[in-house]
Small-subunit ribosomal RNA from an uncultured prokaryote, 1487 nucleotides, folded computationally.
Its Rfam family is "Bacterial small subunit ribosomal RNA".
The coordinates come from a structure-prediction model, not an experiment, and the mean pLDDT is 83.
The RNAcentral record of the sequence draws on ENA.
C1' cells in the first nucleotide's frame, strides 16, 4: 500500500533500511588497505612444500700438503699424466647413529559427541627438547649397515658369503636416589587416602666428542618448574513423537587383565539392573567457539577472511617406531581408481603452494624471497622453510582523490514543448580569465637493518615540466516514493515488487525532451535481520474474526489458608578467581585524512567460591490454629438414576350389529379403499407405541438428557445447628468412565410414524417439495459405535466491583388470638432491565464478556483439507492424530449507507376495481423493422425509438446514387503582383454545369474601392469519436423529496436535525423531541378562464332619441349593455357548529359568481440512465485536401413475400341520403386573403369590389333542429381498388402531387391471447390555423360547439413515498452464485511391479595386525655349566587360536525414483445441464 460503495477491527500480503567470499546487465580514471572453489571431502599432468648435524661413527671420493713410484716432455730448473702411502680440510657423497619429520599448512566429510563453550576435578596420570637444584660418570663384551665378491630381477629391489666403526646394543660394579614388600613414627580442608619420615630386603645409571686446555657440548639417576597433554564432572547450545518405548556388556558387583592412568576399558562368574513424556531410542540436518549481520532492545540468523578447540587426509582396517601419532607429503593389509611392465610383478594418494581438467552463476600467478618475523638441525658458519615477507590479477568489498576553477545573456545555434505569445535545456555552451590533484615525462631518493644482510624497488615520498589537457556513467520519473511533457502503439507490442497500467487523447508500454537519485560506479536476482507486537519473555488472543476438548472423575505436574520456631536452596549485598588475543565502545597516537594499524581504559549479563541478609517463596524440618474443605446432626424440593408393576384416552386391525354409495385427499386432482357393503355409527376382543390438561424462560442432572400413577433399591443439591478433623485444597498432560440422533451385531416385538421403494400429481423435465401406499428404523433386551450447530458458539477454581424487579426451594423476624394472606432480612438457583467498567461493534454487565489471581485446553491468512501417508481404535460405516505440493491476495468479523425480496406496516395515482370510448380482425393512410437495390443518405431502440427530427422529399431540400465537370475553390480574411473591365442582357454548342462570341462600360475625396486572374498563406467537409465535451432535451416526475451550518452522539463511515403522535396535494402545518436554524424543492408571487367595478369607446355594441331601407348599427348621435384595453375589487378556512390535544386540520353550514391549491396553463429540487442530440448550432482530437471539397443532370429517399407502431374509415336505423334551417371561438392574409355577379354537374374557371384588416376576405362552422326517404340487406352500409374524363399548382406532376366527374363497388356483419385512454366542461362526437407554389394532413397544434357514464373500495396488478426487517447484493436482483459433465494443463494420492540409497541383524569366509599358546626349523655374538664338541637360559621364523577390515548369503527394516491404470484437488475465455445457498432465495436454512 492493498479485502469495502464507504467504515472499523481481524488479517494475510507487498514496500522503503541495513548486510554479503557474491552472481549477472551496462559502464569503467587513479590510489591505499583488505579479500577471492560458499559447487565435485571430484580426478590430477609438472615444480616445489622437511629437513639438518663430519664437533657421534666407519668409508669412498675430491682439493691442497708431503714421500715413494711409472710413463712422456724438458729451456735439465722442471712441467704434464698415472700409481701408492702419509697428513691435512669451513669441500661433497651414499649409509650406521641423534634430533626434528606428532610442528607449520590444508579441508570440514564425518561427528548431536564431554566434539565445543564455560566452571571445576585428578588424593587414578604422563611429559622429549627448555630452567632450578642435586649425584654420578667405573669397568668389559661381541656384532652389523656401509664396503668387497657372488647371485637373482625387466624394474622396484632382493640373497648369500666375508670385513668394520660408533654418542648404536650388551653383561658387571658402585647408588646421590628411584622402585616393589614388610614393620614403625608424624601431618593433612578433601580419609576407597595423601604427604614426610625411620628401619629391613629385592631390582635399577651412564657415552662421549671439541678444545687455543682455561673450558665447551653432551650422558646417568633423582627432585622441582615452566609449557603441553590424557582422563572425569555441573551447566549450556538444532529440528522431529506421523520415532514411545530402549537396553545383554546392557547396569552393578567380585577376581584378574590391560593402559601413563580411573573405568565393563576387556575377561571370567555373581545379581538383574540400567535409561525415559525435565523425550529416552530413532530419523533428518549441522563442525563448535570468539565473533559477524540485523535489532532501541530482548531476540532472530550466520559461523568466509582472522583467533582457539576438534575432526579428517583416496575408501575401510591395522599397529610399529615415539616424550609424543595409531601419523597429510611413514608402514602394512584390503577395496575403488591411475600410472609403468619383459605379465612374473612393482608405482601412486595436491582436503601443502602455484597449476590443469571437470562441475558451476560464480572464486587469481605453474611469479619473487628468506630482507623481515617465526619454525627445524647444528657449538657454530649455515642449511631447509610455497610458514611468511612481497609482487601480479580481479571495481568483489571498504575508504580517499580527480575527471576542473571564476567570469560570461543577443538569456545564441540545435533540441523538446507551446495558449504560437513563449518556454525550457541554460551560466550550460561559445568567449575570457586562472589553476594543475590524479594521469604522464624528467631528476632526487627513503624507513623497514641493533654489525653485515631489501625480495619489495629506483617503491613510497620530494621537487621540476607542458597542457583544460587524457578520465562519468547508471537507475528511475502513476501511488506507496523524490522527479512530467510530447510522440509511436491501441488488451497489440509489452510494464509489473504489491495495487495495478495497455481496447485511439497512456505522466505507468516504447523513444524522445526535460526532471529525480546515486556516482566509478549504478542497476538486478539471490539470501539474512527489520519493519512483523505476523509465535507476543519485554510484547498477541479464544462469545460472533483462527481459537475453550461434548461432560466428568482422576495420575503425573503446577498453584495453594492463618501462625511460631529453624534453615538460607531461590532471592539480596559485599569479596575473590576466571571470562585467551583479536573484534565491539571510548580516550590517545601513527600512515598528508579516511579505510587500515598501535596504545590505554572499559566492557564480556555467565560460572565458581567466601563473607553476610533474612522480608517473600521453599523445606516429606517443627509447634500450633479454624474462616477454606471434609465430616455429623436435624429438616427440605424435585420429569435426578435404575427395575418391578398398574392405568385410562386415543390411532389401527379383528368380530358382530345398524346403515348406504360414496369415503379419501388436494391448490386443483388423480393413485387408493368401496355395492365381495367402505366411511360414518354402536358394541366386543386384541396389539404396539406414547402419556393430553396440570406444564410454567418452572424443576432435577456433570453433560448427553429427564414428564401417566404406585412400590422397592438409589446417587446429588440446598437449608438450619455449629459437635468433630485440623488444609485434608484447586486445577488437571497422559489415563479412566460417561455420552442425543443415526446405525451395526444377536434374539425379541411392531399399533402408529417412515429412509429406501412403488403409485398418482406438479413440472420443461421433477430420480424432489404435495398425496395414496410402504420396507429397515423407531421400541425391548445385550454388546458396539463415539460423533452433534454436543452451543451460552462463552473451560474449572476462588476473591472483589452500584442497584432494580419477577420467579423457584428452605431459615427468621414484624404483623395475626393461632393461622392463611400480607410486610421485611438473609443463603442457593433460575430469568429479565440496567451504572461503572470491558468490547472492532454487537453486546456483557454479581449466573460478567468488569477488576485480579492458579491450572488446563486451543489458536497463527484463504483454498487444498479436517483430506493423503503412517499409526492408533472399530465387525463395518468411520472415528482420533494429522502434513506437503499447488493456488490465490485476499478469505472472515462487526457495524453503516444504499439497492432488492415471491418479507412487514403506513399512504398515494385512472394503478386496479365501476364506467364510456377504443386499439388488436378489415381496407387504407403514416413510421419503422426486414428484404431489395447504384442509391433506396443519417439519426431515434422498453417504459422514455417506430404521424419521432420532418410545421409539409416531384426538381429544389439532400446530406445518398450513376455520369459530367472544377481545384485558392460555392463561402471568408490577409499578403503581394497583373488586368480593364465586373455583373446583367442576346447569340451558338450542350443534359445541364460550363464554354465561346456579341453587347455592355460601377462608385471615387483619383490614394483607391468594388470585379477578375495569378501565386501564397488557407478556405471547405450533414467525415468519425453524444464513451473526450458546451448547449438543449427527454425521463423517473409536478413525484415530495435532495441537502448545508453549528451542535450533540458514535473509534469511524454515518447518526441526528428529516424520525415519532397527527394532518395535508404537499419534509403542508401542529406538537413531541439534542438539537436549534437555513438553503434547494412544495405553496405563493405570474399568465388564462370564471363575477363586479372604474376609466376609456374604434373597425366592436345600439337600450333609449332622430333619419333611411324591401331589409342590414346602414346613417346622425350615444356609453347604457355585449365587447374590447388597460387598472381594481373579490376567497382568508374570514363566520356558525361538530370532531380533535383549548393545535395543525378536518366534516357540516350560511353567505356568495366562486369554497378550502376555484378550472386551465407556465414553473420540473439534489441527481440517475456514460439516456438522446458532433446531422439545429459551438467546440478539442483524429481524418480527407485535383478530394470525404464544390457544381451540374438524371436518379434515390416513394422499392415490396412480409412483421410490428400510430391513425383514418367503416361495418350502419342514436344511421345512410335529399331538401330546408340555427347557433361559434381562435387564428390568417399584399408574390397576399379574395366578395358579389357570371361560367362549369364539379374541381374550379372569368372577373375584381373591399381589406396591410375588431372594419373586408378565408368563412360554410359541422354535429344540432325540421320535413321526406331507405327498412336489416353486404344493403340508398362500407367506400378501397381499377377504369376513363378533367381541374389546379409549378420550368417539369413518367418514376412520384392534390382535387372534381362518370363508371366500377373489395375487405369489412363490431373484432381471439391480450392491450390503450379517460374522474367534468372531462371522455366522447363536430368542425379551424402553422408550414406550403402545390401536396400525399386521416399527421401535428391549439380555440370552439354539442356533451355524458361511473368510482363500493383499496384484496389484488403496475409506478411511486415513507418506514420497518432480511440480505453471501454495491455493474447494487436483468445481482450474487453451486455441483455435475466436457477441453486444456498442474502438482499430489492409490497401484501389479520395477530401481537404487542407507542403517543394523544371523550366518560364511577371514587379509593385515595385537595378544595368547607352541616353536621339532634357524639364531645361540654379548663372561650360566663345560670335557670347547656342546648343553641351558633366552631370541625368532613358522604354525595354532581368539578378535578382526573388506568380501559373501539371507531375511526384514526404512527412504527415494519410475511405474500401465486410477481417485479426489488447483487454475483455466464468452462450453453444457439444471438452480442448490444469498431476500421466507420461492420446501427457512444449517449440523
Nucleotide at each position: 500500500g492493498u479485502u469495502u460503495g464507504a467504515u472499523u477491527a481481524u488479517g494475510g500480503c507487498u514496500c522503503a533500511g541495513g548486510a554479503c567470499g557474491a552472481a549477472c546487465g551496462c559502464u569503467g580514471g587513479c590510489g591505499g588497505c583488505g579479500u577471492g572453489c560458499u559447487u565435485a571431502a571430484c580426478a590430477c599432468a609438472u615444480g616445489c612444500a622437511a629437513g639438518u648435524c663430519g664437533a657421534a661413527c666407519g668409508a669412498g671420493g675430491u682439493g691442497c700438503c708431503u714421500c715413494c713410484u711409472g710413463a712422456c716432455c724438458u729451456u735439465c730448473g722442471g712441467g704434464u699424466c698415472g700409481g701408492g702411502g702419509g697428513g691435512u680440510g669451513u669441500c661433497c657423497u651414499a649409509g650406521u647413529g641423534g634430533c626434528g619429520a606428532a610442528c607449520g599448512g590444508g579441508u570440514g566429510a564425518g561427528u548431536a559427541g564431554c566434539a565445543c563453550g564455560u566452571g571445576a576435578g585428578c588424593a587414578a596420570c604422563c611429559u622429549g627438547c627448555c630452567c632450578c637444584g642435586a649425584u654420578c660418570u667405573c669397568u668389559g663384551g661381541g656384532a652389523u649397515a656401509a664396503c668387497a665378491c657372488c647371485g637373482g630381477g625387466a624394474a622396484a629391489c632382493c640373497g648369500g658369503u666375508g670385513c668394520u666403526a660408533a654418542u648404536a646394543c650388551c653383561g658387571g660394579a658402585u647408588g646421590u636416589c628411584c622402585u616393589c614388600g614388610c614393620c614403625g613414627u608424624c601431618u593433612c580442608a578433601c580419609a576407597u587416602g595423601g604427604g614426610a619420615u625411620g628401619g629391613u630386603g629385592u631390582g635399577g645409571a651412564a657415552a662421549g666428542c671439541c678444545u687455543u686446555c682455561g673450558g665447551g657440548c653432551g650422558g646417568u639417576u633423582c627432585g622441582g618448574g615452566a609449557g603441553g597433554g590424557u582422563c572425569u564432572c555441573g551447566c549450556g547450545g538444532c529440528c522431529u513423537a506421523u520415532c514411545a518405548g530402549c537396553u545383554a556388556g546392557u547396569u552393578g558387583g567380585u577376581g584378574g587383565g590391560g593402559u601413563a592412568a580411573u573405568g565393563g576399558c576387556c575377561u571370567a562368574c555373581c545379581a538383574a539392573g540400567g535409561c525415559g513424556u525435565c523425550g529416552a531410542c530413532g530419523g533428518g540436518u549441522a563442525g563448535c567457539u570468539g565473533g559477524u549481520c540485523u535489532g532501541a532492545g530482548a531476540g532472530g540468523a550466520c559461523g568466509a577472511u582472522c583467533a582457539g578447540c576438534c575432526a579428517c587426509a583416496c575408501u575401510g582396517g591395522g599397529a610399529c617406531u615415539g616424550a609424543g601419532a595409531c601419523a597429510c607429503g611413514g608402514c602394512c593389509c584390503a577395496g575403488a581408481c591411475u600410472c609403468c611392465u619383459a605379465c612374473g610383478g612393482g608405482a601412486g594418494g595436491c582436503a601443502g603452494c602455484a597449476g590443469u581438467g571437470g562441475g558451476g552463476a560464480a572464486u587469481c600467478u605453474u611469479g619473487c624471497g628468506c630482507a623481515a618475523u617465526g619454525g627445524g638441525c647444528g657449538a657454530a658458519a649455515g642449511c631447509c622453510u610455497g610458514a611468511c615477507g612481497c609482487a601480479g590479477c580481479a571495481a568483489c568489498g571498504c575508504c580517499g582523490c580527480g575527471u576542473g576553477c571564476g567570469g560570461g545573456a543577443u538569456g545564441a545555434a540545435g533540441g523538446c514543448c507551446u495558449u504560437c505569445g513563449g518556454g525550457u535545456u541554460g551560466u550550460a555552451a561559445a568567449c575570457c580569465g586562472c589553476u594543475u590533484u590524479c594521469a604522464g615525462c624528467a631528476g632526487g631518493g627513503a624507513c623497514g637493518a641493533a654489525a653485515a644482510u631489501g625480495a619489495c624497488g629506483g617503491u613510497a615520498c620530494c621537487u621540476g615540466c607542458a597542457g583544460a589537457a587524457g578520465a562519468a556513467g547508471c537507475c528511475c520519473c502513476g501511488g506507496c516514493c523524490a522527479a512530467c511533457u510530447a510522440c509511436g502503439u491501441g488488451c497489440c507490442a509489452g510494464c509489473a515488487g504489491c495495487c495495478g497500467c495497455g481496447g485511439u487523447a497512456a505522466c505507468a508500454c516504447g523513444u524522445a525532451g526535460g526532471g529525480g537519485g546515486c556516482a566509478a560506479g549504478c542497476g538486478u536476482u539471490g539470501u539474512c535481520c527489520g519493519g512483523a507486537a505476523u509465535u507476543a519473555u519485554u510484547g498477541g488472543g479464544c462469545g460472533u474474526a483462527a481459537a475453550g476438548a461434548g461432560c466428568u472423575c482422576g495420575u503425573a505436574g503446577g498453584c495453594g489458608g492463618u501462625u511460631u520456631g529453624g534453615u538460607a536452596a531461590g532471592u539480596c549485598g559485599g569479596g575473590u578467581g576466571u571470562g585467551a588475543a583479536a573484534g565491539c565502545u571510548c580516550a590517545g597516537g601513527g600512515c598528508u585524512c579516511a579505510a587500515c594499524c598501535c596504545u590505554g581504559a572499559g566492557a564480556c549479563g555467565c560460572c565458581a567460591u567466601c563473607c553476610g541478609a533474612u522480608a517473600c517463596u521453599g523445606c516429606g524440618c517443627u509447634g500450633a490454629c479454624u474462616c477454606g474443605a471434609g465430616u455429623c446432626c436435624g429438616g427440605u424440593a424435585g420429569a435426578g438414576g435404575a427395575g418391578c408393576a398398574c392405568g385410562g384416552a386415543a390411532u389401527u386391525u379383528c368380530u358382530g350389529g345398524u346403515g348406504u354409495a360414496g369415503c379419501g385427499g388436494u391448490g386443483a386432482a388423480a393413485u387408493g379403499c368401496g355395492c365381495a357393503g367402505a366411511u360414518a355409527u354402536c358394541a366386543g376382543a386384541a396389539g404396539g407405541a406414547a402419556c393430553a390438561c396440570c406444564g410454567g424462560u418452572a424443576g432435577c442432572g456433570a453433560a448427553g438428557g429427564c414428564g401417566g400413577u404406585g412400590c422397592u433399591c438409589u446417587g446429588g443439591g440446598c437449608c438450619g445447628g455449629u459437635a468433630c478433623u485440623g488444609a485434608c485444597g484447586c486445577u488437571g498432560a497422559g489415563g479412566a468412565g460417561c455420552g442425543a440422533a443415526a446405525g451395526c451385531g444377536u434374539g425379541g416385538g411392531g399399533a402408529g410414524c417412515g429412509a429406501a421403494c412403488a403409485g398418482g400429481a406438479u413440472u420443461a423435465g421433477a430420480u424432489a417439495c404435495c398425496c395414496u401406499g410402504g420396507u429397515a428404523g423407531u421400541c425391548c433386551a445385550c454388546g458396539c459405535c463415539g460423533u452433534a450447530a454436543a452451543c451460552g458458539u462463552u473451560g474449572g477454581g476462588c476473591a472483589c466491583u452500584a442497584g432494580g424487579u419477577g420467579u423457584g426451594g428452605g431459615a427468621c423476624c414484624c404483623a395475626u388470638c393461632c393461622a392463611a394472606c400480607g410486610g421485611g432480612u438473609u443463603c442457593c438457583g433460575u430469568g429479565c432491565c440496567g451504572u461503572a467498567g470491558c468490547u472492532a461493534a454487537c453486546g456483557c454487565a454479581u449466573u460478567a464478556a468488569g477488576u485480579g489471581c492458579c491450572c488446563c485446553g486451543c489458536c497463527u491468512g484463504g483454498g487444498g483439507a479436517g483430506u493423503a501417508c503412517g499409526g492408533c481404535c472399530g465387525c463395518a460405516a468411520g472415528g482420533c492424530u494429522a502434513a506437503a505440493a499447488c493456488u490465490c491476495a485476499a478469505a472472515g468479523g462487526a457495524a453503516u449507507u444504499g439497492a432488492c425480496g415471491g418479507g412487514g406496516g403506513c399512504c398515494c395515482g385512472c394503478a386496479c376495481a365501476a364506467g364510456c370510448g377504443g386499439c388488436g380482425g378489415a381496407g387504407c393512410a403514416u413510421g419503422u423493422u426486414g428484404c431489395u437495390u447504384a442509391a433506396u443518405u443519417c439519426g431515434a431502440g422498453g417504459c422514455a425509438a417506430c404521424g419521432c427530427g420532418a410545421a409539409g422529399a416531384a426538381c429544389c431540400u439532400u446530406a445518398c446514387c450513376u455520369g459530367g465537370g472544377u481545384u485558392u475553390g460555392a463561402c471568408a480574411u490577409g499578403u503581394a503582383c497583373c488586368g480593364a473591365a465586373a455583373a446583367g442582357c442576346c447569340a451558338u454548342a450542350g443534359a445541364g454545369a460550363u464554354a465561346u462570341g456579341g453587347u455592355g462600360u460601377c462608385c471615387u475625396u483619383c490614394g483607391g474601392g468594388g470585379c477578375g486572374g495569378u501565386a501564397c498563406a488557407c478556405a471547405g467537409g450533414u467525415g468519425g469519436u453524444g464513451c473526450a465535451u458546451g448547449g438543449c432535451u427527454g425521463u423517473c416526475g409536478u413525484c415530495a423529496g435532495c441537502u448545508c451550518g453549528u451542535g450533540u452522539c458514535g473509534u469511524g463511515a454515518g447518526a441526528u436535525g428529516u424520525u415519532g403522535g397527527g394532518u395535508u396535494a404537499a419534509g403542508u402545518c401542529c406538537c413531541g423531541c439534542a438539537a436549534c436554524g437555513a438553503g434547494c424543492g412544495c405553496a405563493a408571487c405570474c399568465c388564462u378562464c370564471g363575477u363586479u367595478c372604474c376609466a376609456u369607446g374604434u373597425u366592436g355594441c345600439c337600450a333609449g332619441c332622430g333619419g333611411g331601407u324591401u331589409a342590414u348599427g346602414c346613417c346622425g348621435g350615444g356609453g347604457a349593455c355585449u365587447c374590447a384595453u388597460g387598472g381594481g375589487a373579490g376567497a382568508c378556512u374570514g363566520c356558525c357548529g361538530g370532531g380533535g390535544u383549548c393545535a395543525a386540520c378536518u366534516c357540516g353550514g350560511a353567505g356568495g359568481a366562486a369554497g378550502g391549491u376555484g378550472g386551465g396553463g407556465a414553473u420540473g429540487a439534489c441527481g440517475u440512465c456514460a439516456a438522446g442530440u458532433c446531422a439545429u448550432c459551438a467546440u478539442g482530437c483524429c481524418c480527407c485536401u485535383u478530394a470525404u471539397g464544390u457544381c451540374c443532370a438524371g436518379g434515390g429517399c416513394u422499392u415490396c413475400a412480409c412483421g410490428c407502431a400510430u391513425g383514418c374509415u367503416a361495418c350502419a336505423a342514436u344511421g345512410g341520403c335529399c331538401g330546408g334551417u340555427a347557433c361559434a371561438a381562435a387564428g390568417g392574409g399584399c408574390u397576399g386573403c379574395g366578395a358579389u355577379a357570371c361560367c362549369g354537374c364539379a374541381a374550379g374557371g372569368u372577373g375584381g369590389a373591399g381589406c396591410g384588416a375588431a372594419u373586408c376576405c378565408c368563412a360554410a362552422a359541422a354535429a344540432g333542429c325540421c320535413g321526406g326517404u331507405c327498412u336489416c340487406a353486404g344493403u340508398u352500409c362500407g367506400g378501397a381498388u381499377c377504369g376513363g374524363g378533367g381541374u389546379c399548382u409549378g420550368c417539369a406532376a413518367c418514376u412520384c402531387g392534390a382535387c372534381c366527374c362518370c363508371g366500377u363497388g373489395a375487405a369489412g356483419u363490431c373484432g381471439g391471447a391480450g392491450u390503450c385512454g379517460c374522474u367534468a366542461g372531462u371522455a366522447a362526437u363536430c368542425g379551424g390555423g402553422a408550414u406550403c407554389a402545390g401536396c400525399a394532413a386521416c399527421g401535428c397544434c391549439g380555440g370552439g360547439g354539442u356533451g355524458a357514464a361511473u368510482a363500493c373500495g383499496u384484496u389484488c396488478c403496475c409506478g411511486g413515498g415513507c418506514u420497518u426487517u432480511g440480505u453471501a447484493c454495491a455493474c447494487a436482483c436483468c445481482g450474487c452464485c453451486c455441483g455435475u459433465c466436457a477441453c486444456a494443463u498442474c502438482a499430489c494420492g492409490a497401484a501389479a511391479g520395477u530401481u537404487g540409497g542407507c542403517a543394523a541383524c544371523a550366518c560364511c569366509c577371514g587379509a593385515a595386525g595385537u595378544c595368547a599358546g607352541u616353536g621339532g626349523c634357524c639364531c645361540a655374538a654379548a663372561a650360566c655349566c663345560u670335557u670347547u664338541g656342546g648343553g641351558g637360559a633366552g631370541g625368532g621364523a613358522g604354525u595354532u587360536g581368539u578378535c578382526g577390515a573388506a568380501g559373501g548369503u539371507g531375511g526384514g527394516g526404512u527412504c527415494a525414483g519410475c511405474g500401465a491404470u486410477u481417485a479426489a484437488g488447483g487454475u483455466g475465455a464468452a462450453g453444457u445441464c439444471g438452480u442448490a445457498a444469498c431476500a421466507a432465495g420461492g420446501u427457512a436454512a444449517c449440523c